[in-house]
RNA sequence: GGAUCGGUAGCUCAACGGGCAGAGCGUCCGGCUGAAAACCGGAAGAUCCUGGUUCGAGUCCAGGCUGUUCCA
Numbered sequence: 001g002g003a004u005c006g007g008u009a010g011c012u013c014a015a016c017g018g019g020c021a022g023a024g025c026g027u028c029c030g031g032c033u034g035a036a037a038a039c040c041g042g043a044a045g046a047u048c049c050u051g052g053u054u055c056g057a058g059u060c061c062a063g064g065c066u067g068u069u070c071c072a
Base pairs, nucleotide, nucleotide: 001071002070003069005067006066007065010025011024012023013022019055027043028042029041030040031039048064049063050062051061052060
């Protein structure tokens, strides 16, 4: 320098062909308990960046940033 795959919540990961962004763990609040743990209920919290296409983009297109792997 070129190519491939990836970047979504604090962490690990979903979201089949474009149609209201979810789960587990964690955090916080409440319940239960004499008090904790476990368990139960609830809440907050995210699409790497900039443009484009579209009625509508996590998803498609272009250019960047970053990581993994491969080639040189």